[in-house]
Molecule: Bacterial RNase P class A
Organism: soil metagenome
RNA sequence: CCGGACGGGCGGUCGCUCCCGGAAACGGGGGAGGAAAGUCCGGUCUCCACAGGGCGGCGUGCCGGCUAACGGCCGGGUGAGUCGUAAGGCUCAACGGAAAGUGCAACAGAAAAAAUACCGCCUGGCUGAAAAGCGAGGUAAGGGUGAAAUGGUGCGGUAAGAGCGCACCGCGGCGGGAGUAAUUCCGCCGGCAUUGCAAACCCCACGCGGAGCAAGACCAAAUAGGGGAGGAGGGGCGGCCCGUCCCAGCAGACUCCCGGGUAGGUCGCUAGAGCCGGAUAGUGAUGUCCGGCCCAGAGGAAUGGCCGCUGCCCGCAAGGGUACAGAAACCGGCUUACAGUCCGG
Numbered sequence: 001c002c003g004g005a006c007g008g009g010c011g012g013u014c015g016c017u018c019c020c021g022g023a024a025a026c027g028g029g030g031g032a033g034g035a036a037a038g039u040c041c042g043g044u045c046u047c048c049a050c051a052g053g054g055c056g057g058c059g060u061g062c063c064g065g066c067u068a069a070c071g072g073c074c075g076g077g078u079g080a081g082u083c084g085u086a087a088g089g090c091u092c093a094a095c096g097g098a099a100a101g102u103g104c105a106a107c108a109g110a111a112a113a114a115a116u117a118c119c120g121c122c123u124g125g126c127u128g129a130a131a132a133g134c135g136a137g138g139u140a141a142g143g144g145u146g147a148a149a150u151g152g153u154g155c156g157g158u159a160a161g162a163g164c165g166c167a168c169c170g171c172g173g174c175g176g177g178a179g180u181a182a183u184u185c186c187g188c189c190g191g192c193a194u195u196g197c198a199a200a201c202c203c204c205a206c207g208c209g210g211a212g213c214a215a216g217a218c219c220a221a222a223u224a225g226g227g228g229a230g231g232a233g234g235g236g237c238g239g240c241c242c243g244u245c246c247c248a249g250c251a252g253a254c255u256c257c258c259g260g261g262u263a264g265g266u267c268g269c270u271a272g273a274g275c276c277g278g279a280u281a282g283u284g285a286u287g288u289c290c291g292g293c294c295c296a297g298a299g300g301a302a303u304g305g306c307c308g309c310u311g312c313c314c315g316c317a318a319g320g321g322u323a324c325a326g327a328a329a330c331c332g333g334c335u336u337a338c339a340g341u342c343c344g345g
Stems, first nucleotide, its partner, number of pairs: 001345006008310007016031006033324001037335002040333005045212004057208005062076005077095001078093006096203002101201002103197003118143002120139004125134003151169006170192001171190008216267004226258005233247005274293008311322004
């Protein structure tokens, strides 16, 4: 540095929440995490939407495999970095396409994709006593600028140079071998012919409907609306009558029924791509089989307080500290946080 595991232990006591038994008192049992976190990705589930086609948008991007699925994981390839004399090891990777098209390449520099001559080098001309200067041509080997300068090294060649020629490396094309493939190895041919950027537009291939458990389903008050039927009366004044007061008399008091929604309640809700052990196939991710187990399900939201012994750290001691963090429908990942301890490389 990389990978993996753990994340204090035992007991007492008083509470909280859920389940089971009980008429009750009470008894018995379960009760946070490796990340419960961020809500980044993928799914289960639920509701809504949905003829067909096109355009657009978003995402993913070497190859093969695993998986319910994934932007995850495993194995392999290629490239880069690093260690090593080497063989090789480890780590990292938006790693399809730059000869489809468009665009961009700051500053510096003579010149940034079309070629180009600033210094230098070479040839010959003119001036000059010389040193040198002026203008013409050749030259990309050397210097300089830059993130990047038109293949690299060497030999030959030349006035000086240059793939100008040759060898090797690189690059491109073709053929063959290995491999499922990415890719790789070998041979032949071509002097080399378009530098980089696609986390610029774009092109190619593949995938993608939306909202989310406050999803959604069921039961269902009071009050006020709505619909229907009946309806000339209904109600108060302590029981009855009289009396009296209030409401109503078809725009209808009052009675009954129906319906939607709200409060409230129930379900969804936790037995599941589950956990533990063993066997087995596979390099592995993972799959299959057998056995055992049940492990929070609340709803403003429980999972806590105190005490004793003890582990670890600090301190001479007294004593102090013991990380990150707190479930909210569930599952698979990723990322981030984490005192300390252990194991492997």